[in-house]
Molecule: c-di-AMP riboswitch aptamer (ydaO/yuaA leader)
């Protein structure tokens, strides 16, 4: 003076995952408002209704075919194709993709990166007003002085 790495405050990223109060108080649990999110769950609206034969006044009920668990569904951006290994299946990998983020006020705009996952319910849920019920975590560390239009600070 330079690189690289760790802590630690300030900042910022995804994300709903923030503020306050009280009880406690050496600490930890634990309650409650308020924000911000999720599910449930009417009218309308939508979506569903399998054929046949025999009893019945009708409602229904009984038998046979067929068809249906290869279920459905939630949060989420996170779906979908197609390859190669694998004797198949599991799996695993590589490319791609609906779709989503980031590059330090907001919109557009080019331009460059990156994600494109995971986990619930358990046989069951369309919207959906009153109403009912839960969540309020986790994990990181970008920066092009880009172009345009707003806006807001500060300084003379």
């Nucleotide at each position: 003076u330079u690189c690289u790495u760790u802590c630690a405050a300030u900042c910022g990223c995804u994300g709903a995952g923030u503020g306050c109060u009280c009880u406690a108080a050496u600490a930890c649990a634990g309650a409650g408002c308020a924000g911000c999110g999720g599910g449930g769950g009417a009218a309308c609206c939508a979506c569903u209704c399998a054929g046949g034969g025999u009893c019945u006044a009708a409602c229904g009920a009984u038998c046979c075919u067929a068809c249906a668990u290869u279920g459905g569904g939630g949060u989420g951006a996170a779906u979908c194709c197609g390859g190669u290994a694998g004797u198949g299946u599991a799996u695993a990998c590589c490319g791609g993709u609906a779709g989503g983020g980031c590059g330090a006020c907001u919109c557009c705009u080019u331009c460059g990166u990156c994600c494109g996952a995971a986990u619930c319910c358990g046989u069951c849920a369309g919207c959906u007003a009153a109403c009912c019920u839960c969540g309020u975590a986790a994990g990181c560390g970008u920066u092009a002085c880009g172009g345009g239009a707003g806006a807001g600070a500060c300084u003379u």